[in-house]
């Protein structure tokens, strides 16, 4: 000197997924964010097995192997990240899961969720400009 593991702790990211008080340490109760259902008016009567709907950025399209399905490839609507913000420019994601025949929107009203994953050590967290402090 490099590489790779644990533990505490602290910054920093995706995401709604954070706080804050109790607690018999299983948890519970608010707070904030987040979702679903749910009138009048509106919308839509074209539509119920080609079922249909939801959460989510995560939808579509073409080639391949192929009968399908499931795999590859390439691209895409969207969608994130660059350590204070916007532009550029650059790297990335473009998934999965649920409901259970049945749901437009929607005020009152109701019903829920508050996971999980990643990255860095104090540094200008050095791409580059314009603004700001």
């Nucleotide at each position: 000197c490099g590489g790779g593991g644990g533990c505490c702790g602290c910054c920093g990211c995706c995401u709604a997924a954070u706080c804050g008080c109790c607690u018999u340490c299983g948890g519970g109760c608010g707070a904030g964010c987040c979702g679903g259902g749910g009138a009048c008016c509106c919308g839509c009567c074209u539509u119920u097995c080609c079922g249909g709907g939801g959460u989510g950025a995560a939808u579509c399209c073409g080639c391949g192997u192929c009968g399908c399905c499931g795999c590859g490839c390439g691209g895409u609507a969207g969608g994130g990240a660059u350590c204070g913000u916007u532009c550029c420019g650059u790297c990335c994601c473009g998934a999965a899961c649920c409901c259970g025949u049945c749901a437009g929107c929607u005020a009152a009203c109701u019903c829920g969720g508050u996971c999980g994953g990643c990255g860095g050590c104090a540094g200008g967290a050095c791409g580059g400009a314009a603004g700001g402090a």